[in-house]
């Protein structure tokens, strides 16, 4: 310097243009002498920043940002 992928709760990871979800956590509550396990709830996201396309955008599309992995 070319080229490809990745970025979505505290951490992993779905969601493939039409309600942003699972799992682990954290919190309460049920059980239990206490815990743990095990049920059952709840908190928790401006989707890594910006522009556009679109009625509508995590998704497409230019750009930044940062991180990987090839190639010279």
């Nucleotide at each position: 310097g070319g080229g490809g992928c990745c970025a979505u709760g505290g951490c992993g990871c779905a969601a493939c243009g039409g309600u942003a979800g699972c799992g682990c956590g954290u919190u309460c509550g049920c059980c239990u002498c206490c815990a743990g396990a095990g049920c059952g709830a709840a908190c928790g996201g401006u989707u890594g920043g910006g522009u556009g396309u679109u009625c509508g955008a995590a998704u497409c599309a230019c750009u930044c940002u940062g991180g990987c992995c090839u190639c010279a």